[in-house]
Order: sequence, then C1' cells, then structure tokens
RNA sequence: AUCUUAUCAAGAGUGGCGGAGGGACUGGCCCGACGAAGCCCGACAACCAGCACAGAUUGUGUGUAUGGUGUUAAUUCCAGCAGAUUAAGUUCUGGCAGAUAAGAA
Repeated sequence: AUCUUAUCAAGAGUGGCGGAGGGACUGGCCCGACGAAGCCCGACAACCAGCACAGAUUGUGUGUAUGGUGUUAAUUCCAGCAGAUUAAGUUCUGGCAGAUAAGAA
C1' cells in the first nucleotide's frame, strides 16, 4: 500500500515547550503573533485487550477505565457523484473519498 466489518450530529484545556502555518485532496469557507504545526501534560471517549457483574451457551449485555489505540474549532467545517425535491445549489437520501478501531491476506 490492499481487502473486510463497525463508527463518524455527542464529548473533551485561559496548561508547559515551540515558533508559522493549519483545517486529507480540489473548490469554497474558515482558524492562526489575542500564538498555527509538532512535542509534553491534562482531559474526552469506550474500538480492542483486561477486570467485575448479569445472563446464556461459546457468543451476548451492563459497568469499570488497568493496558493498546484514537480524539480534544466549526456535523468528517461545507460541497465534490447520483437520485428525489424546491421559487432557489433549497432540502433530503444514498454513494464516492477520507478518518479511526479491530481483523485478513
């Protein structure tokens, strides 16, 4: 890098270091010296493992937050293809793409 499955409308910092970029891509629209990326700490969450309980029969539910990840502006910031719909790129649905987790070859 590829494939499969699940999730993506909630949640989370007036912290330290750092110094100019960032929000995947394209187009928008935004964030940023009242301090971007990155690192650390804290926090959030509960995907996997662990643990406890229930139930039941080899797999499930609830809780917990010990370990592995993840996340911590804006719905995945919005759209990008198709269909329906509307006075209207107006609204809705599905898909594509992307992200994360677990697994596979």
About this RNA
The RNA shown here (SAM riboswitch aptamer (S box leader)) has 105 nucleotides and comes from Sporolactobacillus laevolacticus DSM 442. The coordinates come from a structure-prediction model, not an experiment, and the mean pLDDT is 85.